Background
Model confidence (mean pLDDT): 81 of 100. A computed fold for an 85-nucleotide RNA from Cellulomonas sp. 73-92, annotated as transfer RNA. NCBI's taxonomy places the organism under Bacteria, Actinomycetota, Actinomycetes, Cellulomonadaceae, Cellulomonas. The sequence was found in a public genome assembly. It matches the Rfam family "tRNA". Rfam classes the family as a transfer RNA. Its family is annotated with triplet codon-amino acid adaptor activity in the Gene Ontology.
[in-house]
RNA sequence: GGAGGGCUGGCUGAGCGGCCGAAGGCGACGGUCUUGAAAACCGUUGUUGCGCGAGCAACCAAGGGUUCGAAUCCCUUGCCCUCCG
Numbered sequence: 001g002g003a004g005g006g007c008u009g010g011c012u013g014a015g016c017g018g019c020c021g022a023a024g025g026c027g028a029c030g031g032u033c034u035u036g037a038a039a040a041c042c043g044u045u046g047u048u049g050c051g052c053g054a055g056c057a058a059c060c061a062a063g064g065g066u067u068c069g070a071a072u073c074c075c076u077u078g079c080c081c082u083c084c085g
Stems, first nucleotide, its partner, number of pairs: 001084007010026003018068001027045006046059005061077005
């Protein structure tokens, strides 16, 4: 230099135009059980802003575009991995 793949809540990881801030797992918090703990089981659990509150809005590496509508399609940039030279 060329080609391909990837970047999603605290971590991991599915999602491939609308039912999605979004499955599952881990973790965390609360509870049951226990003499106590572990394990197991049950419940809750993204962040920021606005609002007294019920709620509302924005956010999927960053910026831009397409579309009525984008995590998802297109372009540019950044970072990581693999292959070729």